[in-house]
Molecule: Bacterial RNase P class A
Organism: Chitinophagaceae bacterium
This record gives sequence, structure tokens and C1' cells, in this order.
RNA sequence: CUGCAAAAACGGGUUAUCGCUUCAUUGAAAAGUGGAGAGGAAAGUCCGGACAGUAUAAAGUAGCGCGCUACCUAACGGGUAGGCAAUUCUGCAAAGGGUUGACAGAUAGUGCCACAGAAAAUUACCGCCAUACUGGCAACAGUAGGGUAAGGGUGAAAAUGUAGUGUAAGAGACUACAAUAUAUUUUAGUGAUAAAGUAUAUGGGUAAACCUUGCGUACUGAAAUGCCAAAUAAGCAGACGAUUGAGGGUCACUUGCCCGAUGUUUGUGGGUUGGCAGCUAGAGGUGAAGCGUGAGUUUCAUCCCAGAUAAAUGAUAACCAUUUUGUUGUAAAAGACAGAAUACAGGAUCCGGCUUAUAGUUUUUGUAGUAUU
Repeated sequence: CUGCAAAAACGGGUUAUCGCUUCAUUGAAAAGUGGAGAGGAAAGUCCGGACAGUAUAAAGUAGCGCGCUACCUAACGGGUAGGCAAUUCUGCAAAGGGUUGACAGAUAGUGCCACAGAAAAUUACCGCCAUACUGGCAACAGUAGGGUAAGGGUGAAAAUGUAGUGUAAGAGACUACAAUAUAUUUUAGUGAUAAAGUAUAUGGGUAAACCUUGCGUACUGAAAUGCCAAAUAAGCAGACGAUUGAGGGUCACUUGCCCGAUGUUUGUGGGUUGGCAGCUAGAGGUGAAGCGUGAGUUUCAUCCCAGAUAAAUGAUAACCAUUUUGUUGUAAAAGACAGAAUACAGGAUCCGGCUUAUAGUUUUUGUAGUAUU
């Protein structure tokens, strides 16, 4: 310098004219003057909250969610850092870098592990050993029952490994050294853990299988909710009930508790489709300094950046920016001229995350190659 992979940031701007929405102000009104007018994802509606409502949301069950440690945060299934594990790259190795983790428990229990193979849990196909009988000079061969799991085969895996003692032949049967798991001691660390020891035990995997376990969790949703105005037929019919309680109480069930007598509830019919608030000053933005490995946080200063309700933010012209093509120019460039293109995409209570889409430019990390030193 180029390629590949991953992560992060930005992702158009200025001026003029006309037009649209809103706020403030002047005005009787019409209108004038001034300010402002989409996004990093506004998308998905997947999480967490603020806010509002249900008397209190009280206890329990069920359901649902999360699952290594510490920290950040209003909170989260989010983020930061670390630990462990798996995998991959560089390297002779040691070691280091990258990526991923749906990372509690398999010694509570149940289930599953295709095909192949004798057998996927306690099993014997080949094989090994001795006994009895038969054949044979013998070595051996065949049959019967017995012992065996060290050797071979099948398989992802045959149920701890290696070496030895021992045995008729073998086997943790025994011994030594290891491996794995559990408990525990010392040292370091806030901790998860790491290193070194001791004791006990000895099939493996699977919980994104059922299950067990720890922590958390009330629900609904701005068409929430509150206020004002106006109108209607004290509407009609039925059922239950009247304090010994009918019925109801914002996911389901139980208990407690509460409302409840001109009561509650079912069906049917009529009126209201208007206006205001909620509605944007915030867990807010920007800048500087400090603290922290970091996510973030503290202090100071400064700013007010849509608020519509069928739903506004556009059109035209010129210039700039980025990319690209051609001409010119040059040792090569720079520069100049002309043309073309500029992604994904648009609020509706608000905020913090996650996921998905994205032309192009820039930065960082890893890796391959080339060139130079």
C1' cells in the first nucleotide's frame, strides 16, 4: 500500500424567492414583525420504566421471566470490566491475539442416546483358560457345560488410564503414579476463581428434554385518565335480593379486606360522536474541567430544539461537499473544464435499551500478500 473479516462514528450543507404548520407579540378583524419546524434508526412492538386508573394492591398458588462474579443505571432479558469454558489464528515451544457462550443443578427423580454392533448397562460375536467325553503315537481337532472381560471387531462413546504383582486364564483383585468428581486447608483476590496440599469415591453425554432450585414479577394503556358544555324516554321487560348480604371489586384461582339496599344484574331501545387538559422544561441538550481501566459520574457555564388531529416541514434556482466518468495537464501528481449520482427511509404521551434496513466516507483491531528500511 492492497485484499478479506469484525467493530465504531458520520450519513449532506448554505443563500434567495414563493408556499405550509406552530409559538410569542401588535391589532376590533384582516394582517404585520420575530423565533422554531423529523431520525440514527422516527421502523419492529421485542424488553424496561416515568405517568394515569382500579379502596389497599395484602398473603398464597399457578403462570411468566432471568441464572458465573463485581460494578453502572430510574430500571432492564441492557451495558462495562473480569473469571471459566469452547473454538480459531500466529508461533519450534512457551505464550499471546481474535470470536462465541441460552455460563445454576446430571450424587433428588423420570426420560432419551439413531444406524452399526453380541451388548449402549451390567452384556459375550471372535478370542483366552482349565475340566469331562470322542478321534489321534503326539502336537492338536470336535462336542458339552464352566470361568473370563486384559486382546480383537462395530461405533461419537463399550465405562477411568499407564506400569507391575498375581492368576488355570484374567480382572482395581492388589500396589505405585496419574485422571475425574465432591468436601476441606493454606496463599493471593471485594468476588467469580487460580496455585499448592489432604481425605473420600469411581461409567459418559443430554435440562434451548420433563424436572429441581435461587432471585424477580398486580393488571390495563394516551382510544389511559380528568374537566366543561349539551342532549335524551324519571325508557321498557325479566331475574335475584334487602344486612342471616343478591351481585360486584382491572389476567386466572383461594383467603383476607372493601363497595353494596330509591340495591345488583341480564336483554332491548334512545341520547351524546362538541370543546379543553393530558401535549412536551426533561432520569433534557451542548461545552469545559475533575474522578474512574471502563460503562459512566460530579461540578461550573450555557440553550429551549415539532406538538399536528386526516394530520404541516415543500417547490424552484444557484453554489458548496462526497463519489464517479471523460477531456486537459504533469516525470508522476495537484489543479482546471464538462456530465452523472448521493443510501435506508418519515413523528403522535415521553424516555432508556435490543433487533432489523442502509449508497458512500473515515477510524480501530485481527489476518494474508507486496514493496522499502